[in-house]
The prediction has a mean pLDDT of 77. Predicted 3D model of RNase P RNA and transfer RNA as a complex of 458 nucleotides. It holds a member of the Rfam family "Bacterial RNase P class A". Rfam's curators write: Ribonuclease P (RNase P) is a ubiquitous endoribonuclease, found in archaea, bacteria and eukarya as well as chloroplasts and mitochondria.

C1' cells in the first nucleotide's frame, strides 16, 4: 500500500438575540395569576416490549406437589436473568478471527416423503461364486434352467446394519489382523465440562427431541391508568329532630281564607287526641364513589476520577458531583464563526445538506435503526530497507 | 401504557402429526346462442409478509423484524 479481523468511543462545536418548560429566590398581586433574577431540561438507542429484577396491590397459613410456561455443555460475574465473561467440545476461514437452542435417541410413543431390491433386530435388482441338468464349443469357455452361498462392486436415496487396507475365501464375511471409529474399565491431568495414555470388547448403538416426551433447574397472579391520601356541586345511601298529613272548587291584601269529597296502617282509645311504622318535605350530621386536587416521582443496583485485587464479566477502598421529572406532555427558531459532507469553480470562493431517532415509575440485559468520524489492537498478501 | 389475533393466486379462504400448495369468484381462450347473460370445457396466475436457523427436507418447527387489525384501562 492493498484486502481483512477484533475491541472501544463520539453522535456537530462556540457565542449573541428571542422562545418553551419545572426548581429557587425577590417584587407586586384582584390570592389566581403576573413581572424580574438565579440555576436545570433527551438517548446510545428515549425505540420494539423480547427477558431480568426493584416498587405498589391482590390471593394464599408455612412449604411442597399437579398442570402450564421457560430454560438447558462447565465454571464464574450478578440482586436477577434467557445477559455477560473464561474455558471445553464441534463446524468454518491460509490466518487474525467467526458461528454453535451444545442434556438424553438402550424409559417409551411416533416420524423418515421421492427414489431404491431394501429405510431399522432391513436387504438379492444388477452382480460375484459353487454344484447338478439341457445346449453350443474355436475346448478357453459361453447361454438357459434349477439348489445354495454372498452386503466385497454397481446402482437409489439427506442417511443402506462401523471406514478403507493387508490376509484369507470358491466368491464373500470382524472370519483373521494392525490403525482409525465406537463402546466398557482403568490410570493421570483439570474444581468442572473434558483431555489423553494403557487394557478389553469383534461392532452391538442410523437420523430426528426448534416431534410428543423424560431429566434437572427457575416461575403465585396484575401492573404507576399500581398504589395511597384529600376531598365540590348534584344525585343516590344511613341517622337524628322538625313539620305537615290530600286533591278540586271560588275569593284574595299572595299569606292566607271559605266550601265540597276525602282521612295510610296499627295500637291504646273508640269524636278530638297520644304513641310507633310507612312514605313526603325540610334542618343537622355520617359514611362511599364521580370530577377533581397532592403524593408515588428520582440520592439511584447512580455518574466521574485515582488506586487495589482479578486472564475477564467483575469486586472493593477513597475522593468528588447532583443530573429533566410535566397537563395529552417542554426540551425549539434566527444569525455569525468554525467542522464534516456533496455539487460547481484553476484558484479565491459560491450553493445544498447534517444519520437514526425523541423521555412519562425507575434500573440490567438483548434486538432492531443509525450520516459520518475517531482511537487502539492483530492477520493475510505485495513492496522496499 | 399493556395485551390479544392475523399476513397464502387479482378478491375471499382451506392447507391435519414437516414431504415439494388448492377451492370459489375473478381474468383468457373455445362451446352454446341471431347477440348477451346464464351454464359446459380448457387454460393463466404464488418470493407463502422479510431475512436467519433446525431439519435430507419448511406454507407448517423456533428466532428477530415489518405491516394490518381488534381489546384492556
Nucleotide at each position: 500500500u492493498c484486502a481483512g479481523a477484533a475491541g472501544g468511543c463520539c453522535g456537530g462545536a462556540u457565542g449573541a438575540c428571542c422562545g418553551c418548560u419545572g426548581c429557587c429566590g425577590a417584587u407586586c398581586c384582584u390570592c389566581g395569576g403576573a413581572u424580574c433574577g438565579g440555576g436545570g431540561g433527551a438517548g446510545g438507542a428515549a425505540a420494539g416490549u423480547c427477558c431480568g429484577g426493584g416498587c405498589u396491590c391482590c390471593a394464599c397459613g408455612g412449604a411442597a406437589g399437579c398442570a402450564c410456561g421457560g430454560u438447558g455443555c462447565c465454571g464464574g460475574g450478578u440482586a436477577a436473568c434467557g445477559c455477560c465473561c473464561g474455558g471445553c467440545g464441534g463446524g468454518g476461514g491460509c490466518g487474525a478471527c467467526c458461528c454453535c437452542a451444545g442434556g438424553g435417541a438402550c424409559a417409551g410413543u411416533g416420524c423418515c416423503a421421492c427414489a431404491g431390491a431394501g429405510a431399522a433386530c432391513a436387504g438379492a435388482c444388477c452382480g460375484c461364486c459353487g454344484c447338478g441338468g439341457c445346449g453350443c464349443u474355436u475346448c478357453g469357455g459361453c447361454c438357459c434352467c434349477g439348489c445354495g452361498g454372498c452386503a466385497a462392486g454397481g446402482g437409489u436415496g439427506a442417511a443402506a446394519c462401523g471406514g478403507g487396507g493387508c490376509g484369507g475365501u470358491a466368491a464373500g464375511a470382524g472370519c483373521g489382523c494392525a490403525c482409525c471409529g465406537c463402546g466398557c474399565c482403568g490410570g493421570c491431568g483439570g474444581c468442572a465440562a473434558c483431555g489423553u495414555c494403557g487394557g478389553c470388547g469383534g461392532c452391538a448403538c442410523g437420523g430426528c427431541a426448534a416431534a410428543c416426551c423424560c431429566c434437572a433447574c427457575c416461575g403465585g397472579g396484575a401492573g404507576c391508568a399500581a398504589g395511597a391520601c384529600c376531598g365540590a356541586a348534584u344525585a343516590g345511601g344511613g341517622g337524628c329532630g322538625a313539620g305537615a298529613g290530600g286533591u278540586c272548587g271560588g275569593c284574595c291584601u299572595c299569606g292566607g281564607c271559605c266550601g265540597a269529597c276525602a282521612a295510610g296502617c296499627g295500637c291504646g282509645c273508640u269524636u278530638u287526641c297520644g304513641c310507633g311504622c310507612c312514605g313526603c318535605u325540610c334542618g343537622c350530621c355520617c359514611g362511599g364513589g364521580u370530577u377533581g386536587g397532592u403524593c408515588g416521582c428520582g440520592c439511584g443496583a447512580g455518574g466521574c476520577g485515582u488506586c487495589c485485587g482479578g486472564c475477564g464479566a467483575c469486586g472493593g477502598a477513597c475522593g468528588u458531583c447532583c443530573c429533566a421529572g410535566a397537563g395529552g406532555a417542554a426540551u425549539g427558531g434566527u444569525c455569525a464563526u468554525c467542522c464534516c459532507c456533496g455539487c460547481c469553480g484553476c484558484a479565491a470562493g459560491g450553493c445544498g445538506g447534517g444519520a437514526c431517532a425523541g423521555a412519562a415509575c425507575c434500573c440490567g440485559g438483548c434486538u432492531u435503526a443509525c450520516a459520518g468520524g475517531c482511537c487502539c489492537u492483530c492477520u493475510g498478501a505485495c513492496g522496499c530497507a | 401504557u399493556c395485551c390479544g389475533c392475523g399476513g397464502u393466486a387479482g378478491c375471499u379462504c382451506a392447507g391435519c402429526u414437516g414431504g415439494u400448495a388448492g377451492a370459489g369468484c375473478a381474468a383468457u381462450c373455445g362451446g352454446c346462442u341471431g347477440u348477451u347473460a346464464a351454464c359446459c370445457g380448457a387454460u393463466c396466475g404464488g418470493u407463502c409478509g422479510u431475512u436467519g436457523g433446525u431439519u435430507c427436507g419448511a406454507g407448517u418447527c423456533c428466532a428477530a423484524c415489518c405491516c394490518g387489525c381488534g381489546g384492556a384501562g